A computed fold for a 182-nucleotide RNA from Radiobacillus deserti, annotated as Lysine riboswitch aptamer. The RNAcentral record of the sequence draws on Rfam. The prediction has a mean pLDDT of 78. Taxonomically the source falls in Radiobacillus (Bacteria, Bacillota, Bacilli, Bacillaceae). Its Rfam family is "Lysine riboswitch aptamer". Gene Ontology term of the family: lysine biosynthetic process.
[in-house]
RNA sequence: AGUGAGGAUAGAGGUGCAUUGACCAAGAGUAGGCAACAUGAGGAGAAUGAGCUCCGUUGAACGUCGCUGAAAGGGGAAUUUGCCGAAGUGAAUAGAAGCUCAUCAUUCUAUUUGCUGGUUCUGUAUUAAAUAAAUACAGAGCUGUCAUAUAGCUAGUCGCUAUAUGGAGGGCUAUCUCACGC
Numbered sequence: 001a002g003u004g005a006g007g008a009u010a011g012a013g014g015u016g017c018a019u020u021g022a023c024c025a026a027g028a029g030u031a032g033g034c035a036a037c038a039u040g041a042g043g044a045g046a047a048u049g050a051g052c053u054c055c056g057u058u059g060a061a062c063g064u065c066g067c068u069g070a071a072a073g074g075g076g077a078a079u080u081u082g083c084c085g086a087a088g089u090g091a092a093u094a095g096a097a098g099c100u101c102a103u104c105a106u107u108c109u110a111u112u113u114g115c116u117g118g119u120u121c122u123g124u125a126u127u128a129a130a131u132a133a134a135u136a137c138a139g140a141g142c143u144g145u146c147a148u149a150u151a152g153c154u155a156g157u158c159g160c161u162a163u164a165u166g167g168a169g170g171g172c173u174a175u176c177u178c179a180c181g182c
Stems, first nucleotide, its partner, number of pairs: 002180003006177006014084001016083003023076002032068003036064002042055004047103005087116011117143011145167009
């Protein structure tokens, strides 16, 4: 020379990521409440089964008509804060919550592990009130970075630009530093 996902600091990509969220649309004339008619024994507590509790012939559930009439999750967004595995997501395990137990769904937290450089669009499936949005898979673009090749510029090396192909963030750029080695 070089080798080591070596360590530290500072950065770049761009509709960049997350957070906060005034205000707004939708949810929805829905759920619920009141009243009338009809009917006549069930109904509620996420689903199923078993319990437990509550409501119900002083009229349950379902239905019709009239009056009244929300909210949550999710979404857009001025703005705030923290950042560049930012962050998101799949799987497994553990814990907590929903009246108790069992199965199981959902939500949150933690650990391990896999995937994704960033982003847009299209299709399918799932969740959802939804044509929103998200997630998974597949495909097609744009863009940044590194390597290689070709061409041009340039002072020959170096470097820059364009094109093509390929890779991945355990990356890339800059500076300092450690170990081995020379």